[in-house]
RNA sequence: CAGCGUGCUCCGGGGUCGGUGAAAGUCCGAACCGGCGGUGACAGUCCGCGACCCGACCGCAGCCGGCGGCCGGUUGACCCGGUGGAAUUCCGGGACCGACGGUGAAAGUCCGGAGGGGAGGCAGCACGCGG
Repeated sequence: CAGCGUGCUCCGGGGUCGGUGAAAGUCCGAACCGGCGGUGACAGUCCGCGACCCGACCGCAGCCGGCGGCCGGUUGACCCGGUGGAAUUCCGGGACCGACGGUGAAAGUCCGGAGGGGAGGCAGCACGCGG
């Protein structure tokens, strides 16, 4: 100092202006945002993963509500033209999508479960192995 192992830590963006109204960051007109791996070349829309939600089983706690583990299920949305050896990924144009609960009124953007979980990472730290 390459490499490998174990443990811990870290890691998600976005409501501005106008309209209606008693009331809207929820409706209407415009605005804004895009986790992780993969891919013949860069992806919210391709193939997968994670999150949310549902269920079986196991464990813990218990007055009730519950908490944790593991496995399974569910899980949104793109076309046209151009360049090229290669692009639903780039360029041009026009579209589309976004868990659950709450709310004076319907939410991707507000509040909450969340000081939670989490895929992954040539990220950080510690210890060890080894050359």